A computed fold for a 94-nucleotide RNA from a bovine gut metagenome, annotated as SAM riboswitch aptamer (S box leader). Rfam family: SAM riboswitch aptamer (S box leader). About the family: The SAM riboswitch is found upstream of a number of genes which code for proteins involved in methionine or cysteine biosynthesis in Gram-positive bacteria. Its mean pLDDT, the model's own confidence on a scale to 100, is 84. The RNAcentral record of the sequence draws on MGnify. Of the family's consensus pairs, 94% are formed in the model.
RNA sequence: CUUAUCCGGAGAGACUGAGGGAACAGGCCCUGUGACGUCCGGCAACCUGCUUUUCAGUAAGGUGCUAAUUCCUGCGGUAUGACCGAAAGAUGAG
Numbered sequence: 001c002u003u004a005u006c007c008g009g010a011g012a013g014a015c016u017g018a019g020g021g022a023a024c025a026g027g028c029c030c031u032g033u034g035a036c037g038u039c040c041g042g043c044a045a046c047c048u049g050c051u052u053u054u055c056a057g058u059a060a061g062g063u064g065c066u067a068a069u070u071c072c073u074g075c076g077g078u079a080u081g082a083c084c085g086a087a088a089g090a091u092g093a094g
Stems, first nucleotide, its partner, number of pairs: 001094006011040001013039003019030003024074004041066003046062003049058003070088001075085004
């Protein structure tokens, strides 16, 4: 850079110990009843493998993920507190 997906799913576990929800701004939240992180567990099925019931199954390998829609808004449109699209971002494959 290209392309697909992003309203679903996933722990009263262990260690640690103060922040966290991508960046900026505005909101709104999570958090000493333990956040972030690591390990274990789990979820999922993009790639590989295996099955050969194939618009499928499986979950062994490579990733990924495991509060809230990508937490919401930011730009444009419809037209009104909603919907659609874009941008940005994340992940996979190339």